[in-house]
Molecule: c-di-GMP-I-GGC riboswitch aptamer
Organism: Bacillota bacterium
RNA sequence: GUUGACAAUGGCAAACCCGGCGAAAGCCGGGGACGCAAAGCCAUCGGGCCUAAUCUCCCUCAAGGGGAGCACGGCAGCCGGGUUGCCGAAG
Numbered sequence: 001g002u003u004g005a006c007a008a009u010g011g012c013a014a015a016c017c018c019g020g021c022g023a024a025a026g027c028c029g030g031g032g033a034c035g036c037a038a039a040g041c042c043a044u045c046g047g048g049c050c051u052a053a054u055c056u057c058c059c060u061c062a063a064g065g066g067g068a069g070c071a072c073g074g075c076a077g078c079c080g081g082g083u084u085g086c087c088g089a090a091g
Stems, first nucleotide, its partner, number of pairs: 002091001004087001011036002016031006034077001040083003045080003048075003055069006
């Protein structure tokens, strides 16, 4: 350097519940642990996935209601990539 142990010291926290924000996806705080060796960070690196307010189109049309499409909204705990980083056996 690579790699990752039934090691040590610590860390994070899925589902679910409560409160807040949001149109939603989801996010934030508290509780809680399924898991995680980067489950630290980057969505202005690529792919993928989720949502569809606004907008566009269509139907109805008095008000209004309904349907379809779209990310400029999200997910880093989907995959690859970038970047920073703790510990220390065996190989």